[in-house]
Context: one part of a larger RNA
RNA sequence: GAUUGAACGCUGGCGGCAGGCUUAACACAUGCAAGUCGAGCGGAUAAAGGGUGCUUGCUCGCUGAUCGAGCGGCGGACGGGUGAGUAACGCGUAGGAAUCUACCUGGUAGUGGGGGACAACAGUUGGAAACGACUGCUAAUACCGCAUACGCCCUACGGGGGAAAGCGGGGGAUCUUCGGACCUCGUGCUAUCAGAUGAGCCUGCGUGAGAUUAGCUUGUUGGUGAGGUAAUGGCUCACCAAGGCAACGAUCUCUAGCUGGUCUGAGAGGAUGAUCAGCCACACUGGGACUGAGACACGGCCCAGACUCCUACGGGAGGCAGCAGUGGGGAAUCUUAGACAAUGGGGGAAACCCUGAUCUAGCCAUGCCGCGUGAGUGAUGAAGGCCCUAGGGUCGUAAAGCUCUUUCGCCAGGGAUGGUAAUGACAGUACCUGGUAAAGAAACCCCGGCUAACUCCGUGCCAGCAGCCGCGGUAAUACGGAGGGGGUUAGCGUUGUUC
Numbered sequence: 001g002a003u004u005g006a007a008c009g010c011u012g013g014c015g016g017c018a019g020g021c022u023u024a025a026c027a028c029a030u031g032c033a034a035g036u037c038g039a040g041c042g043g044a045u046a047a048a049g050g051g052u053g054c055u056u057g058c059u060c061g062c063u064g065a066u067c068g069a070g071c072g073g074c075g076g077a078c079g080g081g082u083g084a085g086u087a088a089c090g091c092g093u094a095g096g097a098a099u100c101u102a103c104c105u106g107g108u109a110g111u112g113g114g115g116g117a118c119a120a121c122a123g124u125u126g127g128a129a130a131c132g133a134c135u136g137c138u139a140a141u142a143c144c145g146c147a148u149a150c151g152c153c154c155u156a157c158g159g160g161g162g163a164a165a166g167c168g169g170g171g172g173a174u175c176u177u178c179g180g181a182c183c184u185c186g187u188g189c190u191a192u193c194a195g196a197u198g199a200g201c202c203u204g205c206g207u208g209a210g211a212u213u214a215g216c217u218u219g220u221u222g223g224u225g226a227g228g229u230a231a232u233g234g235c236u237c238a239c240c241a242a243g244g245c246a247a248c249g250a251u252c253u254c255u256a257g258c259u260g261g262u263c264u265g266a267g268a269g270g271a272u273g274a275u276c277a278g279c280c281a282c283a284c285u286g287g288g289a290c291u292g293a294g295a296c297a298c299g300g301c302c303c304a305g306a307c308u309c310c311u312a313c314g315g316g317a318g319g320c321a322g323c324a325g326u327g328g329g330g331a332a333u334c335u336u337a338g339a340c341a342a343u344g345g346g347g348g349a350a351a352c353c354c355u356g357a358u359c360u361a362g363c364c365a366u367g368c369c370g371c372g373u374g375a376g377u378g379a380u381g382a383a384g385g386c387c388c389u390a391g392g393g394u395c396g397u398a399a400a401g402c403u404c405u406u407u408c409g410c411c412a413g414g415g416a417u418g419g420u421a422a423u424g425a426c427a428g429u430a431c432c433u434g435g436u437a438a439a440g441a442a443a444c445c446c447c448g449g450c451u452a453a454c455u456c457c458g459u460g461c462c463a464g465c466a467g468c469c470g471c472g473g474u475a476a477u478a479c480g481g482a483g484g485g486g487g488u489u490a491g492c493g494u495u496g497u498u499c
Base pairs, nucleotide, nucleotide: 001499002498004496006495007494008493009492010491013371014370015369016368017367018366019364020363021329026327027326028325030324031323032322035074036073037072040071041070043067044066045065049062051060053058054057081282082281083280090207091206092205093204094203095202096201099199100198104195105194106193107192108191109190110189111188112146114144115143121136122135123134124133125132126131152161153160154159166187167186168185169184170183171182174181175180208254209253210252215245216244217243220242221241222240223239224238225237226236227235257279258278259277260276261272262271263270264269284305285304286303287302288301307318308317309316310315335361337360338359339358343357344355345354346353347352374404375403376402377401384395385394386393387392408440409436410435411434412433413432414431418426443488444487445486446485447484448469449468450467454483455482456481457480458479464471465470
């Protein structure tokens, strides 16, 4: 000098864009953060419409609409957070072969015929609650057989094995149990081949410190066979062999998420990994699997532990490293806000619903950038301050005065783009027009040298200053105040960080 996720002191007008717990991966009150589908299904319904029966009213069934709970499907493996762990095929880069891939795209072939349940519900019943138990009824795109099998899988010579589900719109004839059958369109479903996307696995090289860590290793290294996996493989197991790694640093210890990047530097390099983006890991701590195309799953399950809460003491409930917010820690880091209008995601045929992702607003000079705090004129060089050799000098065109302007602010009116078939949280915002009056808007640090900027008074090795050299013991340009000056400017200085 540059730099910063900064903090502190003094000060503080406006706007744009960004950023905002670096510490306790400490504990969390409260609200919200993942649902959706009635065009899969049984069913329920206050209000609505029309119809039937009977007396207003009630009942019955129908249509359409809506739908708590339930069965079922898809999604809760994405999105969002954090960096504890990890020195590792974790990451980066360049390659590889023994794999899977829901939804999506393209192709091929099908979608025939049956069955039995379980919720909801009803009844009985246990429990304080959480939550159950028994009996009975019922539907399906839930479940299970049968048939069929181009292609598919197993054997590789025969042969063997395996699937499905419907729903919605429209309709001429015919049939009809008046529901439909049937035809057609749409959308699903099954099998399989490709693609796309995503994921798993293997390898070379690179990726901290310490030798005051020198030896480490028994599933260890390899083979055969088997099991297991989507898949290779000591991944696991049986048997066999005795190997494998290491001074080119094994093992151990400490530290640490990695990268694109960021800061600095002429570069080489050094430092760093906030925000944004890619990958990884984690979800109170430890372990485990289930479901599923995908998890060993943040807002799923089971077990153990610590902690907190409820309890009728028998037993139960919970997990903010999601968004806000609270306590605590700390030098230190924000609102318990608005909206799904846009972008994107999930579900749905759609309408639409959900979305603390996101878009916005709020707070903070935390940073960067821009603008303003007026402009011109004005010498009796006013008053006043300070200095003085007492003549004067200086603050100083500075002020006053006169003449202008109105950015920003304030007041009033109009008012977008963002979004269109329709829909605007932001927001009456940006912006435009008019009005207003110089009117509302300047500080901070320094002045011995380094280093731009000097005098007076006070103090008297005291009080104090200080980054280094050093100032102060009676004329201190170095302390304190004043006048003057220098620098930066809505900031300035100090402290810390890195080069």

Small-subunit ribosomal RNA, 5' domain from an uncultured bacterium, 499 nucleotides, folded computationally. The prediction has a mean pLDDT of 84.